[in-house]
RNA sequence: GGGCCGUUAGCUCAGUUGGCAGAGCGCUUGCUCGACACGCAAGAGGUCAGAGGUUCAAGUCCUCUACGGCCCA
Numbered sequence: 001g002g003g004c005c006g007u008u009a010g011c012u013c014a015g016u017u018g019g020c021a022g023a024g025c026g027c028u029u030g031c032u033c034g035a036c037a038c039g040c041a042a043g044a045g046g047u048c049a050g051a052g053g054u055u056c057a058a059g060u061c062c063u064c065u066a067c068g069g070c071c072c073a
Stems, first nucleotide, its partner, number of pairs: 001072007010025004019056001027043005049065005
């Protein structure tokens, strides 16, 4: 330098054909318990890496950029 894959909640990751952004763990509160843990219930937490484009509508499609990984030279 070229090619491919990835980037979504604090962490690990889903998200199908473009149509309400989710799960587990963690966190907070309550219940339970003599207390803690476990368990149960509820809740908070998101610039979907950044910018632009297409579309009535974009996490999803297109382009560029950044970062990480793999391959080739």
RNAcentral holds the sequence, with entries from ENA and MGnify. Predicted 3D model of a 73-nucleotide RNA (transfer RNA) from an uncultured Acidimicrobiales bacterium. The prediction has a mean pLDDT of 82. It matches the Rfam family "tRNA". Rfam describes the family as follows. Transfer RNA (tRNA) molecules are approximately 80 nucleotides in length.